[in-house]
RNA sequence: UGAGUUGACCGGGUGAUCGCGGCAGAUGGCUAGCCCAUCGGUCGAGGAAGGUCGGGGCUCCACAGGACAGAUGCUGGCUAACGGCCAGUCGGAGUGAUCCGCAGGAAAGUGCCACAGAAAACAGACCGCCGGUGUGCUGGGCGACCAGCCACAGGUAAGGGUGAAACGGUGCGGUAAGAGCGCACCAGCAGUUGGAGCAAUCCAAUUGGCUUGGUAAACCCCAUCGGGAGCAAGGCCAAAACGUGAUGAGAGUGUCCGCUCGCCAAACUCCGGUUUGAACGUCACAGGUAGGCUGCACAGAUAGAUGGUCACCGAACGAAGCCUGGCAACGGGCUCGGGAACAGAACCCCGCCUACAGGUCAACUCACCCG
Numbered sequence: 001u002g003a004g005u006u007g008a009c010c011g012g013g014u015g016a017u018c019g020c021g022g023c024a025g026a027u028g029g030c031u032a033g034c035c036c037a038u039c040g041g042u043c044g045a046g047g048a049a050g051g052u053c054g055g056g057g058c059u060c061c062a063c064a065g066g067a068c069a070g071a072u073g074c075u076g077g078c079u080a081a082c083g084g085c086c087a088g089u090c091g092g093a094g095u096g097a098u099c100c101g102c103a104g105g106a107a108a109g110u111g112c113c114a115c116a117g118a119a120a121a122c123a124g125a126c127c128g129c130c131g132g133u134g135u136g137c138u139g140g141g142c143g144a145c146c147a148g149c150c151a152c153a154g155g156u157a158a159g160g161g162u163g164a165a166a167c168g169g170u171g172c173g174g175u176a177a178g179a180g181c182g183c184a185c186c187a188g189c190a191g192u193u194g195g196a197g198c199a200a201u202c203c204a205a206u207u208g209g210c211u212u213g214g215u216a217a218a219c220c221c222c223a224u225c226g227g228g229a230g231c232a233a234g235g236c237c238a239a240a241a242c243g244u245g246a247u248g249a250g251a252g253u254g255u256c257c258g259c260u261c262g263c264c265a266a267a268c269u270c271c272g273g274u275u276u277g278a279a280c281g282u283c284a285c286a287g288g289u290a291g292g293c294u295g296c297a298c299a300g301a302u303a304g305a306u307g308g309u310c311a312c313c314g315a316a317c318g319a320a321g322c323c324u325g326g327c328a329a330c331g332g333g334c335u336c337g338g339g340a341a342c343a344g345a346a347c348c349c350c351g352c353c354u355a356c357a358g359g360u361c362a363a364c365u366c367a368c369c370c371g
Stems, first nucleotide, its partner, number of pairs: 001367010012313007020044004025039005046342001050353002053351005058230004065257004070225004074088005089103001090101004104221002109219002111215003126160002128156003132152003136149005168186006187211001189208008234294004243285006250261003264277005317337002320335006
């Protein structure tokens, strides 16, 4: 000097003028309502207000009890709480600073791994390798026999092939040929012991069988959490309307169980039940009202306000000139032009995710240059 990584901040300012909403006040009017008009005073969007993905406060539901649905998933801590945040462990990416996480269990069970390949989980022989049998064939040989081919049954998984992945790797011995069959070293797994750490886990030594694919953001198992609906929740006032039918042990939260409320009266009767009515519900249809106050806040709207115009200043950036620091690499100042993003509260709070022109500060990493 350039490129990058992480964290934080700013993201237009000032003045004038016209306009908008809330609050309180003054003056005037009048149909005397907290109505209308005028006047000045005061306050008036964000780091994400976006997404509506999480957690709560708050409100209602007679069940807030149990189970399921559902959610989370390494360890320790923070918090009102969380699927959040902080620190760490493990795995992966990157030269690195750092970033990402689909991070419990595959030896409880079930499923899946296309195509290719002999074979994809206790699998398996396509090409091979080995020896055996044969009144077999061909060639060589005086002969015993040797070499090759074919058929049959057998041994083998070291070599080759297929594949993302093939039941440890390298080497030596051994064998008819081979194989952890045996041995040495290494990796993995299991056990024991020691050390570090709160822990997840890491390191070391030693013993052993020789070695037991992957996938759970597949079903599942295990552990923890877990009532539902939501401000269009709810509460109050005013206004208007005409109710009708069915149903009757059911009704009441996502589902089930439990729990709570309810299951009345009369008449008839073949004593099984039937009919009528009341209350309490539930369902369906029809009709009315859809107004106001509150919930609701040092912005508090409700078709939803904070805006328009003018002037000046103003970052990055651009071009040339002038001045200037330094040994150099390289930098600083002045003059001229220029003129900056995403985007808009709606009950409140804490997080997460996404969008953002440009600029500032700090730390760290890599590359190059000068001394």

Record summary: Predicted 3D model of a 371-nucleotide RNA (Bacterial RNase P class A) from an uncultured Acidimicrobiales bacterium. Model confidence (mean pLDDT): 75 of 100.